[in-house]
RNA sequence: GAGGGUACAGCUCAGAGGUUGAGCGCAUGCUUUGAAUGCAUGAGGUCCUGGGUUCAAUCCCUAGUACCUUCG
Numbered sequence: 001g002a003g004g005g006u007a008c009a010g011c012u013c014a015g016a017g018g019u020u021g022a023g024c025g026c027a028u029g030c031u032u033u034g035a036a037u038g039c040a041u042g043a044g045g046u047c048c049u050g051g052g053u054u055c056a057a058u059c060c061c062u063a064g065u066a067c068c069u070u071c072g
Stems, first nucleotide, its partner, number of pairs: 001071007010024004018055001026042005048064005
């Protein structure tokens, strides 16, 4: 320098045009002498940024940014 991929909760990830989810973690309650386990409830998101398409965009298109990777 050229090509490809990824970006969503504290962490690991799913989702695929129509109100953003799971597991783990965190908080509270029950259980226990206490803890662990178990059960219930809850908090936590500008879905990387700008623009475009659309009645409607996390999703499609485009340009950036960061990271990963292949070639040179």